Small-subunit ribosomal RNA from an uncultured bacterium, 1528 nucleotides, folded computationally.
Rfam family: Bacterial small subunit ribosomal RNA.
The coordinates come from a structure-prediction model, not an experiment, and the mean pLDDT is 84.
RNA sequence: AGAGUUUGAUCAUGGCUCAGGAUGAACGCUGGCGGCGUGCCUAACACAUGCAAGUCGAGCGGAGCGCGGCGCUUCGAAUUCUUCGGAAGGAAGAGCAUCGCGUCUUAGCGGCGGACGGGUGAGUAACGCGUGGGCAACCUGCCUCAUACAGGGGGAUAACAGCCAGAAAUGGCUGCUAAUACCGCAUAAGGCCACAGCACCGCAUGGUGCAGCGGCAAAAACUCCGGUGGUAUGAGAUGGGCCCGCGUCUGAUUAGCUAGUUGGCAGGGUAACGGCCUACCAAGGCGACGAUCAGUAGCCGGCCUGAGAGGGUGGACGGCCACAUUGGGACUGAGACACGGCCCAAACUCCUACGGGAGGCAGCAGUGGGGGAUAUUGCACAAUGGGGGGAACCCUGAUGCAGCGACGCCGCGUGAGCGAUGAAGUAUUUCGGUAUGUAAAGCUCUAUCAGCAGGGAAGAAGAUGACGGUACCUGACUAAGAAGCCCCGGCUAACUACGUGCCAGCAGCCGCGGUAAUACGUAGGGGGCAAGCGUUAUCCGGAUUUACUGGGUGUAAAGGGAGCGUAGACGGCGAUGCAAGCCUGGAGUGAAAGGCGGGGGCUCAACCCCCGGACUGCUUUGGGAACUGCAUGGCUGGAGUGUCGGAGAGGCAGGCGGAAUUCCUAGUGUAGCGGUGAAAUGCGUAGAUAUUAGGAGGAACACCAGUGGCGAAGGCGGCCUGCUGGACGAUGACUGACGUUGAGGCUCGAAAGCGUGGGGAGCAAACAGGAUUAGAUACCCUGGUAGUCCACGCCGUAAACGAUGACUGCUAGGUGUCGGGGGGCAAGGCCGUCCGGUGCCGCAGCAAACGCAUUAAGCAGUCCACCUGGGGAGUACGUUCGCAAGAAUGAAACUCAAAGGAAUUGACGGGGACCCGCACAAGCGGUGGAGCAUGUGGUUUAAUUCGAAGCAACGCGAAGAACCUUACCUGGGCUUGACAUCCCGCUGACCGGACGGUAACGCGUCCUUCCCUUCGGGGCAGCGGAGACAGGUGGUGCAUGGUUGUCGUCAGCUCGUGUCGUGAGAUGUUGGGUUAAGUCCCGCAACGAGCGCAACCCCUAUCUUCAGUAGCCAGCACAUGAUGGUGGGCACUCUGGAGAGACUGCCAGGGACAACCUGGAGGAAGGCGGGGAUGACGUCAAAUCAUCAUGCCCCUUAUGGCCAGGGCUACACACGUGCUACAAUGGACGGUACAACGAGAAGCGAACCUGCGAAGGCAAGUGGAUCUCUUAAAGCCGUUCUCAGUUCGGACUGUAGGCUGCAACUCGCCUACACGAAGCUGGAAUCGCUAGUAAUCGCGGAUCAGCACGCCGCGGUGAAUACGUUCCCGGGCCUUGUACACACCGCCCGUCACACCAUGAGAGUCUGUAACACCCAAAGCCGGUGGGAUAACCUUUAUAGGAGUCAGCCGUCUAAGGUAGGACAGAUGAUUAGGGUGAAGUCGUAACAAGGUAGCCGUAGGAGAACCUGCGGCUGGAUCACCUCCUU
Repeated sequence: AGAGUUUGAUCAUGGCUCAGGAUGAACGCUGGCGGCGUGCCUAACACAUGCAAGUCGAGCGGAGCGCGGCGCUUCGAAUUCUUCGGAAGGAAGAGCAUCGCGUCUUAGCGGCGGACGGGUGAGUAACGCGUGGGCAACCUGCCUCAUACAGGGGGAUAACAGCCAGAAAUGGCUGCUAAUACCGCAUAAGGCCACAGCACCGCAUGGUGCAGCGGCAAAAACUCCGGUGGUAUGAGAUGGGCCCGCGUCUGAUUAGCUAGUUGGCAGGGUAACGGCCUACCAAGGCGACGAUCAGUAGCCGGCCUGAGAGGGUGGACGGCCACAUUGGGACUGAGACACGGCCCAAACUCCUACGGGAGGCAGCAGUGGGGGAUAUUGCACAAUGGGGGGAACCCUGAUGCAGCGACGCCGCGUGAGCGAUGAAGUAUUUCGGUAUGUAAAGCUCUAUCAGCAGGGAAGAAGAUGACGGUACCUGACUAAGAAGCCCCGGCUAACUACGUGCCAGCAGCCGCGGUAAUACGUAGGGGGCAAGCGUUAUCCGGAUUUACUGGGUGUAAAGGGAGCGUAGACGGCGAUGCAAGCCUGGAGUGAAAGGCGGGGGCUCAACCCCCGGACUGCUUUGGGAACUGCAUGGCUGGAGUGUCGGAGAGGCAGGCGGAAUUCCUAGUGUAGCGGUGAAAUGCGUAGAUAUUAGGAGGAACACCAGUGGCGAAGGCGGCCUGCUGGACGAUGACUGACGUUGAGGCUCGAAAGCGUGGGGAGCAAACAGGAUUAGAUACCCUGGUAGUCCACGCCGUAAACGAUGACUGCUAGGUGUCGGGGGGCAAGGCCGUCCGGUGCCGCAGCAAACGCAUUAAGCAGUCCACCUGGGGAGUACGUUCGCAAGAAUGAAACUCAAAGGAAUUGACGGGGACCCGCACAAGCGGUGGAGCAUGUGGUUUAAUUCGAAGCAACGCGAAGAACCUUACCUGGGCUUGACAUCCCGCUGACCGGACGGUAACGCGUCCUUCCCUUCGGGGCAGCGGAGACAGGUGGUGCAUGGUUGUCGUCAGCUCGUGUCGUGAGAUGUUGGGUUAAGUCCCGCAACGAGCGCAACCCCUAUCUUCAGUAGCCAGCACAUGAUGGUGGGCACUCUGGAGAGACUGCCAGGGACAACCUGGAGGAAGGCGGGGAUGACGUCAAAUCAUCAUGCCCCUUAUGGCCAGGGCUACACACGUGCUACAAUGGACGGUACAACGAGAAGCGAACCUGCGAAGGCAAGUGGAUCUCUUAAAGCCGUUCUCAGUUCGGACUGUAGGCUGCAACUCGCCUACACGAAGCUGGAAUCGCUAGUAAUCGCGGAUCAGCACGCCGCGGUGAAUACGUUCCCGGGCCUUGUACACACCGCCCGUCACACCAUGAGAGUCUGUAACACCCAAAGCCGGUGGGAUAACCUUUAUAGGAGUCAGCCGUCUAAGGUAGGACAGAUGAUUAGGGUGAAGUCGUAACAAGGUAGCCGUAGGAGAACCUGCGGCUGGAUCACCUCCUU
């Protein structure tokens, strides 16, 4: 950085698609290790269980526990005494009470913290967020600093005890008690409040400082004696609150919204400003710079992408906001309207004794559910941080770690070296090989990871380590444990085989698959990436495909139908000032993280840390003044005004005129008129048409008339008058930027159409009739109503077009024309010039090209409008307008990979021009009718083998089917085979002969019979056997080679170089002539060349020469009845070799002094003398697999091979090609003349004999210029027939024969005799032929045993006609149109029928959303009341009163709820409408060529349908002609 895809090809337009990067991903296949990250995007769905916010006993009273002291009670040990009975003694223990102590515990009171941390993104389009400011309108616990202080009192209350209620939760009553709990009083520097003052300052309100007077408000203790706390005030820090500028998605098919709304005054409320709230007053406020409404959405730092500008995004991390089941509410507090607080309402869940209660994972885990999808009910407070505490310490699912997941990024490994017999296997093969492939094996080496063993951290500051026996280090050990996924037609790196056969399937786009698939599936091989690889989804990119950077609008999508003008945008010259934009310097900010540069730390990297810079922004300040802006005062060039002048279908109104059509009246006049391609309907003897005169009425204005004029566009055309708009020229007096454009808006706006009223001649939708036609709802004809006309009012659209918005400036010319002015001259005119219009040609430039080109589509500027693939669709819905028709605005679902533009080459045209051809015409003879022959179709059949199919199949393959051929059918029989190669065995043959047998082949028997040799054997042949294989006229001519037909013996088809064009391509090859010809000449950006044409080759026409047998015989001889029979000769004919000859060479004319044409001379022949061979590039998937060859497929005791018989010869019929005829230009008979080409040995066969004959017998000659076939026939001479189904014609049939052959039944040819059919010249139609031709006549040959009306040749006789190119057919060249390119046998439109899909309408139905109105109104705040209750304070007369407070009640507000009517959104609905798609459906033929009626646009009517018709418009119409203009 581009690529694929519209076309036959090209360029441009334009969409679709791909290659890249990315992700909180998911899915498929696969999976070794580690590090660092990351992990419910869906149901802000519901949650079991555990944990996530506590702490302080150094605030307090208790309670418990422990210790100690004391008292009492009990028990009573040791010991002592003893009378041995006991006594003394009183320890330890136990219990009770009490006191004290405890760095023991803590339920309660109290303090601080539960407003942080953690989660989520529902709501929110907002001062919510971002950024920058402001608060002279504010608050701030804990923390820091400073100053000052802490005096003295009081009354309660929980805990506790008792009682009561309740299942429980919990509550009530009575009684006791403490405080750092609560309440007065004192004190008051400073503080606050009220009043009034001075000074200074400020951006309004106002602020600061100072002083005065009055009033007001504090405190708490604990202690280990070190301290820790408390109160007040001020300051700081931190954290918040409020306000403002700017920025912040989509929809106008949401255009108006708003009553506390906007402002004021007063008051209330708040920490604080404020309609924040209340009362009153005013009527404002917001909105096209988008209000309101609707939809969507947390915002940002950042992240992804991108060259950038941008676009997308907001998961993790960080900042802010919002929320905590849903909704409402306040309390407490420094801070909340509070996630793990309270109250109420609602839904849900749970408990219940049914009375009533409890709960809130969007904290960490975890569960269910949803989903394509997202983890452990882990460890630890060791670190970091947080709360409480003086501290120890306690708490901390914050956090640190671990676990799970390839989810991502990064790193590592799965081994390394040597190793050719290029192993085996596999795949393929042209069978030789090739590939896998140094790959493996094998040898040598190493140990990263994993595994085993040993050691073992940092992280911690004195102690303390969850991680963790982890990281890391060391040792031993084995190549062992560790590779997959996708792709291989192009894009896009990578190819073969098999299978499949438009099937199965693939596919991102183009597209693959219908029997040889590099595109499906598998395999081998290859390519890519790699612990991953692919797919899917989404975003950016590519896409300059929304274009700011960086696009367009004549014809591709796109200029509004036109004007006026509002807002807005933009704006002339010079001067001064200001400084908003702008430029420059400074300052603040732009958090951190991230990104970038540098450096550092984990072995590297990912990751982490440090430094720098960046953060393109915002704010502020100093300076500047060119440009824009603003202000002031000027200028005249833009613009306008005045004066003079002429041009004009400009507009409106009124009047006038003539021609023509029609009608009426009258006259003349008679049978038709009219109409068409041809007709008919129609009119007319009741007098038309025609003609004359008079009249009526409506509409339109010939000629002039002109790419002439005017107008903004639509548009405007007889003449006159009136009113009126604009432009232009001249002048240069006046104003002094007054200008340009113009969203909305307003006005105008062809035709058709609508309303009301007139009018109505002609024309004419609809309609009627007649034609045409397969039909004809059309084109053509005859009629004909709306309408066309007028007035008034609507409509508001057109191909409203120059398919080209308006304005300004600039940029070569030439030539017409219209209007005006001035200048010159020799002045009825001419020349040059200025301004304004209107055309053509043309340079630069532009453009995809076509083309545009001072009237731009050029170069620039300003403003407006519009476009963003095709279809759906200018449709639906909504809205506005309209009487309606409808107009304006204007989508989506779905569907396609194109649709479209310009140009190119072809092909085609019921387009044009030119030319040619037996193409037509002019002629001659045929075919089509008959009979027969032959081929084909069809039918039949066991089979009638197969092929050929318009011309270019059909007397074709077949130059010859009785058997054979033969491929077909029936039957019989063979299986390595009829034929080839190889192997083994046997034999010595094979061949030949004979016999048997069979329908026949096959088969069997007999006879005869090899070569070489080193003696081993070998060669050859036959037979037998096994398998490889043979064989196939089986399939595919659409897999092929070769061959052939055809256009067409038409004159064409190309190339090199050059030139032109962006290119396909063009030029050359076109043009003017000429030719049979792209033949030649001339011209020309072409110059040359090739394949074709022509010539060279063959035959033929004339002559010469050479040669002279088998040919010939002039002259000379001989012989004969006769004959070149013989000698002889080669003159002639002839034969066959070599030559000559013809070249427009000569003359004349024409033509361009050319090519060439016409005529002439000479010549056997004259302009290619006649004929043949020769067939360019290519076309038709033309023909042939059955000539042959051949790939692939198929058959293998048969689809091969053999044999017999049959069939290819069938026969209602249809067609082609021929033969013979229909007769007198003839038939028959008799006589008679003249050829050429050829053929001949299994042959031709003379003569002679026999037979009517076919033929036979015998047999000469002859491998042939010798002999034979071989009599040529028509012709000529004569006779006869006399127009008839005949003396024409010969089919068919009978009889008898002949020939070939193994054999003529199916199924041959010929002869004789007899029989004697159709047919009397052929409908529509159609064929051949232009001279030695047609016609006619016979002869020969190939094939062949035989079989010819066919085919191929030969000669004889021998015409007619061609004016000419209008027409038919075919072809060539040029040009034109095209929507065709499979190329007109093309393309293509609409209805109808069927299937599917999405959408609109639809009686309605259902659901949801947000508001409004009214009703009810919980909790709660606030207000009122407060008769009830009431410790602290006050009074003193005290069982009290007061102040205050509370319950209760009332009121305002108000969530949820209820009622009602609308709005909006979604779903659904019988039916219905159009649309889209679909392999072959039906009907027509609308469009593309002049598409057969040119097409299209608007409108109206009609019709199965495409469509048709009327009116107006356009050229995006072919062709022809005229006029005008331009170029040369």